Predicted 3D model of a 102-nucleotide RNA (SAM riboswitch aptamer (S box leader)) from a soil metagenome. The sequence is in RNAcentral, with records from MGnify. Its mean pLDDT, the model's own confidence on a scale to 100, is 85.
RNA sequence: CUCAUCCAGAGGGGCAGAGGGAUCGGCCCGAAGAAGCCCCGGCAACCGGCGUCAGUUGACGAUCACGGUGCCAAUUCCGACCCGCUUGGCGGGAAAGAUGAG
Numbered sequence: 001c002u003c004a005u006c007c008a009g010a011g012g013g014g015c016a017g018a019g020g021g022a023u024c025g026g027c028c029c030g031a032a033g034a035a036g037c038c039c040c041g042g043c044a045a046c047c048g049g050c051g052u053c054a055g056u057u058g059a060c061g062a063u064c065a066c067g068g069u070g071c072c073a074a075u076u077c078c079g080a081c082c083c084g085c086u087u088g089g090c091g092g093g094a095a096a097g098a099u100g101a102g
Base pairs, nucleotide, nucleotide: 001102002101003100004099005098006097011040012039013038014037015036019029020028021027023080024079025078026077041072042071043070046068047067048064049063050061051060052059053058076096081093082092083091084090085089
């Protein structure tokens, strides 16, 4: 940089000791213990395996959590920019971000 996905799902312990939820605003989480590190556990089919079909590397799967990643408060917590409906608000699409593959 490109493509795909992001309203589902899944936490205990130890060390540690004040922050964390990307940014900004809001709103939350946090001494009944934040970040971080470690152990154990779990979720999940993106890659991968397996199966079926096709036949040249593709489609599908109600299959596998052993392998490579990822994840385990709140929709990516909500909004930010644009559009529509409406006027508290709701819906759609972007942007940004995250993850995977290349």